A computed fold for a 376-nucleotide RNA from a Candidatus Latescibacterota bacterium, annotated as Bacterial RNase P class A. The prediction has a mean pLDDT of 76. Its Rfam family is "Bacterial RNase P class A". Rfam classes the family as a ribozyme. It is recorded under the gene name rnpB.

RNA sequence: AAAGCGGGCCGGAUGGCCGCGCUCCCACCAGGGAGUGAGGAAAGUCCGAGCUCUACAGGGCAGAAUGCUGGGUAACGCCCAGGCGGGGUGACCCGACGGAAAGUGCCACAGAGAACAGACCGCCGGCGGGCGCGGCAUGCCGCACCUGCCGGCAAGGGUGAAACGGCGGGGUAAGAGCCCACCGCGCGUCCGGCGACGGACGCGGCACGGUAAACCCCAUUCGGAGCAAGGCCAAAUAGGAGCGGAGAGGCGGCCCGCCUCGCUAUCACGCUCGGGUUGGCCGCACGAGGCGUCGGGCAACCGGCGCCCCAGAUAAAUGGCCAUCCGUUCGACCUCGGUCGGACGACAGAACUCGGCUUACAGGCCCGCUUGAUUA
Repeated sequence: AAAGCGGGCCGGAUGGCCGCGCUCCCACCAGGGAGUGAGGAAAGUCCGAGCUCUACAGGGCAGAAUGCUGGGUAACGCCCAGGCGGGGUGACCCGACGGAAAGUGCCACAGAGAACAGACCGCCGGCGGGCGCGGCAUGCCGCACCUGCCGGCAAGGGUGAAACGGCGGGGUAAGAGCCCACCGCGCGUCCGGCGACGGACGCGGCACGGUAAACCCCAUUCGGAGCAAGGCCAAAUAGGAGCGGAGAGGCGGCCCGCCUCGCUAUCACGCUCGGGUUGGCCGCACGAGGCGUCGGGCAACCGGCGCCCCAGAUAAAUGGCCAUCCGUUCGACCUCGGUCGGACGACAGAACUCGGCUUACAGGCCCGCUUGAUUA
């Protein structure tokens, strides 16, 4: 220097003018001043929580989610470390990664046969037929080819995503776990590890195809609704319709259970429809908070100490212009490195708040690592 892998970060800077939201101060008003004002994803709303209401959320069924091990965390489907499987020369990357000897289902096309299967080509044996060659003792023997029937085989070919262990040897008429070694698989014992799992030894001749992002089984977790939650104030509650009356509602899958109100009243007793009001305040900005440092831990993360306060709108503020600089790119000029001029600077944008995941992102910076050759 090239190609690549993993991780972290920035994402225009400064100044001026004008404009906007919020807070505080001044002012009778008009207005003025000071401070502050988006993100790494504020996004998708996909997970997990806080918070609020509902029984201080209880039992069962149904349903949903998750699914190797250990740890982290408030919690998680997230993160870290590891195991196993797969990919890559490698750095490293990917994995819904429990159960298929509980049961059911499915396995298209092709193929003979797709689950306790099968014989198309083929291989082998027997009995015939045909034809040819050779031998001689001349009607017999041997050999080769073609073909019919019967039987054996599953090694080879062929089909397929997958063909009832693989490969080598023995064995056989040809073959076959039929027998043997190795590998795989299953079982057992021992050793290492918290564990997933790994290793060694022995036994079994193979019994058990795949599919559970098919039903299902097992284990674990989950009650529901959501800031338009919910609370307070103000305003409104005029005139009505229907149903029910001993039950109605809370209770948003069902049953049980619990709680509240009520039980003969032309009653505002309950429910539904319709009508009216649709303004303000709180919730709501101090939090599983940020930064620095020290300590523990491989790490995720945890703990101690110090410092800091960091947007709060409700039709929704956070913007525009100019100048200089920076970066990228285009054009022109030339004394080949600059000068001048133009364009561009991504994705996007708070709305109760956190922890994650995922997705979008012009351009650029930093750190660590890998590979094979070459040059000095």